This is a predicted structure of an 83-nucleotide RNA (c-di-GMP-I riboswitch aptamer) from a Nitrospirota bacterium.
Model confidence (mean pLDDT): 85 of 100.
The model forms 84% of the base pairs in the Rfam consensus.
NCBI's taxonomy places the organism under Bacteria, Pseudomonadati, Nitrospirota.
[in-house]
């Protein structure tokens, strides 16, 4: 060093929910506060997923623009070190 991932060992992270703020909206932020996570660290390349105001449609169109890394794959970078 790489694969790997243990009743090791030091550390990390933060689900629902409350509360304030952004947003039409999914969603996002801060604080409480932990379901849980071997990467639950970074990013929206690729699938999925979930929202679309205004335009336009006209009675369950469209078209456009967005969220989701805690939904898969895939790339970076990264503690430790049994078996």
């Nucleotide at each position: 060093a790489a694969c790997c991932g243990a009743u090791a060992a030091g550390a990390g992270c933060a689900a629902a929910a409350u509360c304030a703020c952004c947003g039409u909206a999914a969603g996002g932020u801060g604080a409480u506060g932990a379901c849980g996570c071997a990467g639950a660290g970074c990013g929206a390349c690729c699938g999925g997923u979930c929202c679309u105001a205004a335009c336009g449609a006209c009675u369950a169109a469209g078209a456009u623009g967005g969220a989701c890394a805690g939904c898969g794959g895939a790339g970076c970078c990264g503690c430790c070190g049994a078996a």